[in-house]
Molecule: Guanidine-I riboswitch aptamer
Organism: uncultured Saccharophagus sp.
RNA sequence: CAAAUAGAUCACUAGGGUUCCGGUAUACGUGAAUACGUGUAUGACUGGUCCGAGAGUGAUCGACCUUACCUCGCUAACUGCGUAGUUUAAGGUUACACGGAGGGAUAAAAGCCCGGGAGAC
Numbered sequence: 001c002a003a004a005u006a007g008a009u010c011a012c013u014a015g016g017g018u019u020c021c022g023g024u025a026u027a028c029g030u031g032a033a034u035a036c037g038u039g040u041a042u043g044a045c046u047g048g049u050c051c052g053a054g055a056g057u058g059a060u061c062g063a064c065c066u067u068a069c070c071u072c073g074c075u076a077a078c079u080g081c082g083u084a085g086u087u088u089a090a091g092g093u094u095a096c097a098c099g100g101a102g103g104g105a106u107a108a109a110a111g112c113c114c115g116g117g118a119g120a121c
Stems, first nucleotide, its partner, number of pairs: 007061006015051002020048002022045001023042007062094007070085002072082003096116001098119001102114003
């Protein structure tokens, strides 16, 4: 200096809008009604469903490393070695990370996707 790996999934949260449910307002219908039904509007409507993090949380799996067991090779030898195996088990590691504008999907929007992007240091 260059290359490779530093992962995947699930659950949750920050957050998000408004397809559905509900709420609220309004109009109509019913003898009346603040009840019920239907239509329209509304997310600066707390909510339920829903979407949801590279730089948030947790778990599982995977990967890597160490040790021991087991198998195999050498050896007189359960003696030791292996630049053999990944069989079994235990432990450890899985780091760091400032970031627009703009565009895209979905009903619609967003720390979703473009994107560990452009850029900055």